[in-house]
RNA sequence: UCAGACGGUCGGGCGGCCGCGCGCUUUCGGGCGCGAGGAAAGUCCGGGCUCCAUGGAGACAAGGCGCCGGGUAACGCCCGGCCGGGCCGCUUCGGCGGCUUGAGGGAUAGCGCCACAGAGAUCGAACCGCCUUCCUCGGAAGGUAAGGGUGAAAAGGUGCGGUAAGAGCGCACCGGCGGGUCGGCAACGGUCCGCGCAUGGCAAGCCCCGCCUGGAGCAAGACCGAAUAGGGACCGUGCGCCUUUCGAGGUAGAGGCGUCUCCGCCUUGAGCGGUCCGGGUUGGUUGCUGGAGGCGGCGCGCAAGCGCCGCCCAAGAGGAAUGGUCGCCGCCCUGCAAAGGGAACAGAACCCGGCUUACAGGCCGUCUGACAAU
Numbered sequence: 001u002c003a004g005a006c007g008g009u010c011g012g013g014c015g016g017c018c019g020c021g022c023g024c025u026u027u028c029g030g031g032c033g034c035g036a037g038g039a040a041a042g043u044c045c046g047g048g049c050u051c052c053a054u055g056g057a058g059a060c061a062a063g064g065c066g067c068c069g070g071g072u073a074a075c076g077c078c079c080g081g082c083c084g085g086g087c088c089g090c091u092u093c094g095g096c097g098g099c100u101u102g103a104g105g106g107a108u109a110g111c112g113c114c115a116c117a118g119a120g121a122u123c124g125a126a127c128c129g130c131c132u133u134c135c136u137c138g139g140a141a142g143g144u145a146a147g148g149g150u151g152a153a154a155a156g157g158u159g160c161g162g163u164a165a166g167a168g169c170g171c172a173c174c175g176g177c178g179g180g181u182c183g184g185c186a187a188c189g190g191u192c193c194g195c196g197c198a199u200g201g202c203a204a205g206c207c208c209c210g211c212c213u214g215g216a217g218c219a220a221g222a223c224c225g226a227a228u229a230g231g232g233a234c235c236g237u238g239c240g241c242c243u244u245u246c247g248a249g250g251u252a253g254a255g256g257c258g259u260c261u262c263c264g265c266c267u268u269g270a271g272c273g274g275u276c277c278g279g280g281u282u283g284g285u286u287g288c289u290g291g292a293g294g295c296g297g298c299g300c301g302c303a304a305g306c307g308c309c310g311c312c313c314a315a316g317a318g319g320a321a322u323g324g325u326c327g328c329c330g331c332c333c334u335g336c337a338a339a340g341g342g343a344a345c346a347g348a349a350c351c352c353g354g355c356u357u358a359c360a361g362g363c364c365g366u367c368u369g370a371c372a373a374u
Base pairs, nucleotide, nucleotide: 001370002369003368004367005366006365007364008363009362010361012329013328014327015326016325017324018323020035021034022033023032024031025030037345041356042355044354045353046352047351048350049217050216051215052214055263056262057261058260059259060258062213063212064211065210066209067081068080069079070078071077082104083102084101085100086099087098088097089096090095105208106207110206111205112202113201114200127148128147129144130143131142132141133140134139135138156174157173158172159171160170161169175197176195177194178193179192180191181190182189183188221286222285223284224283231277232276233275234274235273236272237271240251241250242249243248253268254267255266256265257264293312294311295310296309297308298307299306300305331342332341333340334339
């Protein structure tokens, strides 16, 4: 210098004219102000807000979450740490450090599964090999998990001893399990003692343990309000059973409160005709954007973030607006120049916090590779 990977950040700037949406104003001609995003997207999590539902006790069902600490309104998100896996570097070969990644509670509570290959995939396994014995010399019986073979996974690893050959059979170190002690808020780690320690893996299989959980969504909801239907009151007629002062009350039965049990509560417990009240659909108003808000400074914290102070107000519509054009400048490509061409992903609809996905090109940082120079 070029190329690539990862992380962060920006996502053309200024001005004129015409047009569109909303608000304010108007002498009704107009004037002024504001007008997409980092993802406005997917609607996958978590909340605010609103309405509906929600009697008590116990059990159950269904769904979700799952190392520890912190942050937060909350989270399955974020930050820091621990442990395990992978890669790289250093090393006195004991380890140490960096990056990255993990739905990371429980596998002696129980059940289930472990394809193919393999003798065998788990109530201690013998295919080959090794050792001993026997005989009809090619086999049989017994021992053996050191060696070979299969597999994703084969019964702790390495070494020495031991043995017929072997084996935690014995020993040392490493690993594992149990207990003590020290450090740490904790996950966990260090160290000491004990135990030779067959009994694998899978819980994004059932399951066990702990914790959490009502439903619907701005087409939520509130207000004003034509007609029709539905609703209420009164009158008349009249109603399974009981009572009745004829107004009505009680009750069997039926339905509801996630399921069940017990107690409890609510609704209904005829209908038809007439008169009056009233109604909340089309429409209008509201909810509607000043908020877990943005920017800057200082302080605290490793960080996520928190606190204080100052400044600012920045779409709110109908499902539909947020555009076009010209000039100058900036970027990329072609070209000696003049000049010409190009610029991604995508577009609000109640509002926030996350996650995920899409994205031309520029800038910054880290790393890797190639070439050149010193």
RNAcentral holds the sequence, with entries from ENA. A computed fold for a 374-nucleotide RNA from Amphiplicatus sp., annotated as Bacterial RNase P class A. Taxonomically the source falls in Amphiplicatus (Bacteria, Pseudomonadati, Pseudomonadota, Parvularculaceae). The gene name in the source record is rnpB. Model confidence (mean pLDDT): 75 of 100. Of the family's consensus pairs, 97% are formed in the model. Its Rfam family is "Bacterial RNase P class A". By type it is a ribozyme. Rfam describes the family as follows. Ribonuclease P (RNase P) is a ubiquitous endoribonuclease, found in archaea, bacteria and eukarya as well as chloroplasts and mitochondria. Rfam links the family to the GO terms dimeric ribonuclease P complex, ribonuclease P activity and tRNA processing.